Predicted 3D model of a 73-nucleotide RNA (transfer RNA) from an Acidimicrobiia bacterium. Its Rfam family is "tRNA". The family's RNA type in Rfam is transfer RNA. The RNAcentral record of the sequence draws on ENA and MGnify.

RNA sequence: GCCCAGGUAGCUCAGUGGAUAGAGCAGCCGCCUCCUAAGCGGCAGGUCGUCGGUUCGACUCCGACCCUGGGCG
Numbered sequence: 001g002c003c004c005a006g007g008u009a010g011c012u013c014a015g016u017g018g019a020u021a022g023a024g025c026a027g028c029c030g031c032c033u034c035c036u037a038a039g040c041g042g043c044a045g046g047u048c049g050u051c052g053g054u055u056c057g058a059c060u061c062c063g064a065c066c067c068u069g070g071g072c073g
Base pairs, nucleotide, nucleotide: 001072002071003070004069005068006067007066010025011024012023013022018056027043028042029041030040031039049065050064051063052062053061
């Protein structure tokens, strides 16, 4: 330098054109318990990598760039 995959909550990931963007774990509060853990209920947490484009509408499609991993040279 070229090619491929990925970037969404603190972490691991789903969501592949139209919902208020979700789950598990972690965090906080409560219930339960002699206490803790486990279990149960609730709450909070997001510029969806950045910028532009397409579209009535973009996390989703297109382009450039940035970052991570892999391959080729």